Model confidence (mean pLDDT): 75 of 100. Bacterial RNase P class A from a Deltaproteobacteria bacterium, 402 nucleotides, folded computationally. The sequence was found by an Rfam model in a public genome assembly. NCBI's taxonomy places the organism under Bacteria, Pseudomonadati, Myxococcota, Myxococcia.
[in-house]
RNA sequence: GAAGCCGUCCGGGCGGACGCCGGCGCGUGCAAGGCAGGCGCGCGGGAGGAAAGUCCGGGCUCCACAGGGCAGGGUGCUGGCCAACGGCCAGCCGAGGUGACUCGCGGGAGAGCGCCACAGAGAACAGACCGCCGGGCGCAGACGACCGCGUCAGGCAAGGGUGAAACGGUGCGGUAAGAGCGCACCGCCUCGCUGGUGACAGCGAGGGCACGGCAAGCCCCACCCGGAGCAAGAGCACAUAGGGGAGCACGACAUCCGCGAGGGUGUCAGCGAUGGCCCAUCGCCGCUCCCGGGUCGCUCGCUGGAGCCGUCUGGCAACAGGCGGCCUAGAGGAAUGUCCGCUGCUCGCGUGGUCGUGAGGCCGCGCGAUGACAGGACCCGGCUUACAGGGCGGCUUCGACC
Numbered sequence: 001g002a003a004g005c006c007g008u009c010c011g012g013g014c015g016g017a018c019g020c021c022g023g024c025g026c027g028u029g030c031a032a033g034g035c036a037g038g039c040g041c042g043c044g045g046g047a048g049g050a051a052a053g054u055c056c057g058g059g060c061u062c063c064a065c066a067g068g069g070c071a072g073g074g075u076g077c078u079g080g081c082c083a084a085c086g087g088c089c090a091g092c093c094g095a096g097g098u099g100a101c102u103c104g105c106g107g108g109a110g111a112g113c114g115c116c117a118c119a120g121a122g123a124a125c126a127g128a129c130c131g132c133c134g135g136g137c138g139c140a141g142a143c144g145a146c147c148g149c150g151u152c153a154g155g156c157a158a159g160g161g162u163g164a165a166a167c168g169g170u171g172c173g174g175u176a177a178g179a180g181c182g183c184a185c186c187g188c189c190u191c192g193c194u195g196g197u198g199a200c201a202g203c204g205a206g207g208g209c210a211c212g213g214c215a216a217g218c219c220c221c222a223c224c225c226g227g228a229g230c231a232a233g234a235g236c237a238c239a240u241a242g243g244g245g246a247g248c249a250c251g252a253c254a255u256c257c258g259c260g261a262g263g264g265u266g267u268c269a270g271c272g273a274u275g276g277c278c279c280a281u282c283g284c285c286g287c288u289c290c291c292g293g294g295u296c297g298c299u300c301g302c303u304g305g306a307g308c309c310g311u312c313u314g315g316c317a318a319c320a321g322g323c324g325g326c327c328u329a330g331a332g333g334a335a336u337g338u339c340c341g342c343u344g345c346u347c348g349c350g351u352g353g354u355c356g357u358g359a360g361g362c363c364g365c366g367c368g369a370u371g372a373c374a375g376g377a378c379c380c381g382g383c384u385u386a387c388a389g390g391g392c393g394g395c396u397u398c399g400a401c402c
Stems, first nucleotide, its partner, number of pairs: 001398010012343007020046002023043006048373001052384002055382005060229004067279004072225005077091005092106001093104004107220002112218002114214003129160002131156003135152005168186006187209001188207008233300004243291006251268007270284004307326008346369010
């Protein structure tokens, strides 16, 4: 000096004019008193790192008093954090990259079922296309042998080819040619030792040399999970037709009180409720469906939080605790906008100066151009996606010079 990796910050500033929304305070405010709306004045406040996607997890509300199981769904290495999560942190293993780092389809293939198209000889204990060897026979050659060609029995899967993948890999020996056939080193299996909380790692001994892949195919195993959702839900006001029709249910027995009517309790049955099914529980004058009519207005929910900032302690960290400080939109068809002036950043061109061994860096002036992704709607913790340009910190690689 260049390129890259990880993390983080900004993403315009100042002034003026006009115009919006909320909160708080004061004043005014119908014939009187009070209150509200309106109006006036004053003081504050008014979008994001993703507000986006609606992918996860919750708080909160209702079903509802809410338990057990089946089905269904989610996650999937180990340890920790958290309200929780499919998230985060630290590790292990695997893949990619020279590296800093990034990614994860990370339990099980001998519980079972299923798939591996095409190509290829052959795709799970399979197989001979090109081939290699070669006992016999024939041809050629020939004194004879060697060499060559063809064919048959046999042997081989080491070489080449097909394929995403070929029934261990490399090397040596051995063989007619070969093959774990034997050996060495890997790989695999069994056992043991050491280290680690653990996933795992390392070492040693022995062994048969073979027991493919896909579970992000169904499945098995471990752990976790009620449902619906702010259009949840609560209240007020107004209005209508407290309308019409259909179905289920309103049962039985026992016992107690009572003169009786009737009432209480228990058991069984039936109906309904709880996402589907079963049990359990609760209710029983409740539930379901169709037609028709009215109103779809206002208030609350609605912003003080698993909140934010700073600092200390513990922890590798995520994070936890202590202390101190702060209050940062609550709209309701949906508010923060428009204009002007100056200026800043960035890029391109031109130019002057300066520093340096060099590559190059810094300062000034002039002209021109550009300014990203994009806006709440109950709230919060994450993930994912989009983002012109610039700054800071740490790390990796390459090049030049001294």